[in-house]
RNA sequence: GAUAGAGGCGCGAGGUUCAUCAGUAAGCUCCUGCACGGAAGCAGCUUUCGCAGAAGCCGAAAGGGAACAUCGCCGAAGUGAAGAGAUGCAGCUGCGCUCUCUUUGCUGGGCCGUCAGGAAAGACUUGACGGACUGUCACGCAAGUGGAGCGCUAUC
Numbered sequence: 001g002a003u004a005g006a007g008g009c010g011c012g013a014g015g016u017u018c019a020u021c022a023g024u025a026a027g028c029u030c031c032u033g034c035a036c037g038g039a040a041g042c043a044g045c046u047u048u049c050g051c052a053g054a055a056g057c058c059g060a061a062a063g064g065g066a067a068c069a070u071c072g073c074c075g076a077a078g079u080g081a082a083g084a085g086a087u088g089c090a091g092c093u094g095c096g097c098u099c100u101c102u103u104u105g106c107u108g109g110g111c112c113g114u115c116a117g118g119a120a121a122g123a124c125u126u127g128a129c130g131g132a133c134u135g136u137c138a139c140g141c142a143a144g145u146g147g148a149g150c151g152c153u154a155u156c
Base pairs, nucleotide, nucleotide: 001156002155003154004153005152008074010073011072012071013070015068016067017066018065027057028056029055031053032052033051034050038049039048040047041095042094043093044092045091046090077107078106079105080104081103082102083101084100085099086098088097089096108134109133111131112130113129114128115127116126117125118124136147137146138145139144
């Protein structure tokens, strides 16, 4: 240097089913209010026409989640920062949210707890901190201690 492997509630993708989303949004009926007023993610401008609230009727979906089998895998993958691009949000500008790609940094892995965040949420997930566990290598008589995947093991 090449090839092949290992960690285990191991990682991820799309698919099927299910619950949640939610008796929510939208729509309809009726009443009340506003009229240089209100609304269209936020601000400004433009444009459009109604807008907001209460009650009743009717009534979703996506994202996120669980299970199942399949597929791809073991920096699997996730995430911070910067840059580029795209979609949608009435149009433009700026911002914001969502997705994709590039560069770079961090994290061995899953679990539990606290705090904070995430496009509903006691779910799930992300980050920081802490805890024990586990795999691996090094040191050590031992008990143990320490390091990181650009690592470790095997073969050539």
Molecule: Lysine riboswitch aptamer
Organism: bovine gut metagenome